[in-house]
């Protein structure tokens, strides 16, 4: 320098053009318990790395860009 992959909640990930973006773990509250753990019930938490574009509609498609990983030279 060229090419490919990844970037979504604190963490690990799902979502592949159309409902208010979901799950597990973690966190908070309650029940239970002598207390804790486990279990059960409920809850908070992200606008999808950033910008621009396409579209009636974008996390999802395109371009540029930032960060991470890999391949070739």
């Nucleotide at each position: 320098g060229c090419c490919c992959c990844c970037g979504u909640a604190g963490c690990u990930c799902a979502g592949c053009g159309g409902a208010u973006a979901g799950a597990g773990c973690g966190c908070c509250u309650g029940a239970u318990u002598a207390c804790g753990g486990a279990u059960c019930a409920g809850g908070a938490g992200g606008c999808c790395g950033g910008a621009c574009g396409u579209u009636c509609g974008a996390a999802u498609c395109g371009u540029c860009u930032c960060g991470g990983g890999g391949g070739c030279a």
Notes: A computed fold for a 73-nucleotide RNA from Micromonospora sp. CA-248212, annotated as transfer RNA. It matches the Rfam family "tRNA". The family's RNA type in Rfam is transfer RNA.